[in-house]
Context: one part of a larger RNA
RNA sequence: GGCAUUUGGUGGAUGCCUUGGCAUUGAGAGGCGAUGAAGGACGUGACAGGCUGCGUUAAGCCUUGGGGAGCUGCCAGUAAGCUUUGAUCCGAGGAUUUCCGAAUGGGGCAACCCACCGCUUCGGCGGUAUCGUACGAUGAAUACAUAGUCGUACGAGGCGAACCCAGCGAACUGAAACAUCUCAGUAGCUGGAGGAAAGGACAUCAACCGAGACUCCGUUAGUAGUGACGAGCGAACGCGGACCAGGCCAGUGGCUUGAUAGAAACAACCAGAAGCGUCUGGAAAGGCGCGCCAUAGUGGGUGAUAGCCCCGUAUGGGUAAUGCUUUCUUCAAGUCCUUGAGUAGGGCGGGACACGUGAAAUCCUGUCUGAACAUGGGGGGACCACCCUCCAAGCCUAAGUACUCCUCAAUGACCGAUAGUGAACAAGUACCGUGAGGGAAAGGUGAAAAGCACCCCGAUGAGGGGAGUGAAAUAGACCUGAAACCGAAUGCCU
Numbered sequence: 001g002g003c004a005u006u007u008g009g010u011g012g013a014u015g016c017c018u019u020g021g022c023a024u025u026g027a028g029a030g031g032c033g034a035u036g037a038a039g040g041a042c043g044u045g046a047c048a049g050g051c052u053g054c055g056u057u058a059a060g061c062c063u064u065g066g067g068g069a070g071c072u073g074c075c076a077g078u079a080a081g082c083u084u085u086g087a088u089c090c091g092a093g094g095a096u097u098u099c100c101g102a103a104u105g106g107g108g109c110a111a112c113c114c115a116c117c118g119c120u121u122c123g124g125c126g127g128u129a130u131c132g133u134a135c136g137a138u139g140a141a142u143a144c145a146u147a148g149u150c151g152u153a154c155g156a157g158g159c160g161a162a163c164c165c166a167g168c169g170a171a172c173u174g175a176a177a178c179a180u181c182u183c184a185g186u187a188g189c190u191g192g193a194g195g196a197a198a199g200g201a202c203a204u205c206a207a208c209c210g211a212g213a214c215u216c217c218g219u220u221a222g223u224a225g226u227g228a229c230g231a232g233c234g235a236a237c238g239c240g241g242a243c244c245a246g247g248c249c250a251g252u253g254g255c256u257u258g259a260u261a262g263a264a265a266c267a268a269c270c271a272g273a274a275g276c277g278u279c280u281g282g283a284a285a286g287g288c289g290c291g292c293c294a295u296a297g298u299g300g301g302u303g304a305u306a307g308c309c310c311c312g313u314a315u316g317g318g319u320a321a322u323g324c325u326u327u328c329u330u331c332a333a334g335u336c337c338u339u340g341a342g343u344a345g346g347g348c349g350g351g352a353c354a355c356g357u358g359a360a361a362u363c364c365u366g367u368c369u370g371a372a373c374a375u376g377g378g379g380g381g382a383c384c385a386c387c388c389u390c391c392a393a394g395c396c397u398a399a400g401u402a403c404u405c406c407u408c409a410a411u412g413a414c415c416g417a418u419a420g421u422g423a424a425c426a427a428g429u430a431c432c433g434u435g436a437g438g439g440a441a442a443g444g445u446g447a448a449a450a451g452c453a454c455c456c457c458g459a460u461g462a463g464g465g466g467a468g469u470g471a472a473a474u475a476g477a478c479c480u481g482a483a484a485c486c487g488a489a490u491g492c493c494u
Stems, first nucleotide, its partner, number of pairs: 001493009015479001016444002020415002022412007029404002031159002039100003042055003046078002050074002061094006070082003105114003115128005130156009163194001164192005174181001204211002215242005225233002246396003249340001253336007263326002266323001269317003275290005291308002293297001299311003345369008355381001376391005431438002451478001454466004
C1' cells in the first nucleotide's frame, strides 16, 4: 500500500408520521367605503425581540346571552394579580378607534409640515377638497339678460378573486411562402353594473299543418352553407330536456323605499347509551374469559390496535336584545305616461349576421334623403303576384344559466416535507435588484422534560468519563439512520 471482516465518524437517502396543501360536492355569502374602506406607519405588556390582538379607554372598556373553575395569547420564566359577589373563554350589540391612505382645509419626499373660521369649562371640539344635481343669493363686457362668483341640501369618488355587458382593439401563428382569409372580436386597454349580468313577452318562426317570451343544456351536425371553394369558418328549422310568468303607459295599476303587525328560521351552547377481570408489557386500547349499548360500530384522542375511558357521533333541545332573514296584511312616500316620424324604407360608405358583395334577403348606422297611418304596415333569403303570418320605431320582468376573494359542513383508487401552494417552520419572510420585479432554504427527543443533580479531566472552555432519569441515551438536541467519503481494530498478501 492492497484485499477481506468487524467497528466507528460523516452524511441525510429510506421507512413511518402530519399541524399544511390540492381537488370536488352541498349549503351560505356575494361586497367594503366620506358614519373614512382595502392596505399600512407608529404605538400598546411588570420585564418584550417577532407574530397575534388592540388604539392614548391601546393582548383591552360597557351591556347582554351562554358557560362553570380556573385564568393573565403564541411564550416555556419569575413577579404581581383576577376569580362561585361567576373570572378567563364563546356568541350578539355598543363605546373607544393615533397618523397615512379615495384622503377631502393648503402643501408634501405616504405615515410629515403649515393654516383660517366658529365655539370653548382654555383641556380642546367642530367646520373649510373636487365634481354632479336641485334650490337660493349675487352678478360682467352689455340695457334686459347670460357667463361668472358665492351659499345650502343631497349624491359621487376609492378598494375588491372570478363571472357579466358595452366601447376601442393587436400580433406571433396557420395557410407548409404571402396580400384576401386565419389566429380573433382572442389577448390587452377603457367604462359600467349585479349577486348574478345579459336577454325577454313576437312587426318571431313555420309552411298551407301548425308553434307560441327569454335564457341554458343535449341533438339536429361537422349537416345546409361559406371559403385565394385554399387553410379554414360553420348555422338554423325541428326534436328531447332544465325552468316556467307575465305585466305597464294616469289606476281596484306596476316597481322601489320606509313604517306597522303576525309567523318561521338563525349564535354561542345543552342533554346524549353501554366493561370488567386476568396474562404479557415501561404503559393495554393487544391475547384469553365472561358481559353490555346501538336511531350512536363516521372520526379523533388517551403510555401499542378502545362501540361501552375522554371529546364526539345518532337523536333531541335551545334564544335576551332597538339583532338578522323570509312571507303576508295595512299605511305612507317616490317613480313610471296617452300606442311610439326625421321613424320604416332608399342612395353612397362601412359593420354584424355561419354567409368574405355575392342572386344577398335580415339587423346596425357615418352621410344625403325620406313614407303610410289598420281601407294601413312588416316578414316569409334578390324581385313580383297570390297566400300565410305578425304589428316596429315606449318601459319593466323572477326561475332555469356563469363565477368564487370569502364562511360552514363533508368527501377523495389526491400529496406526504426535492411531494403537496412559492410558503406544514419568523414566507411573499431572509436575501437579490435604483426600480418594475425576482424570491429561497428550513418539519419529527420522549408516553411524560423525567432536558443529565452531584463528582472527575480540561482554560471558571469546547468536548469527554462516571453517576442519575428513562422501556430505550448508539432516544442527549435528538425517530429510523442507506450510499458516496474518512478512520480504527483484526486477518491475509506485498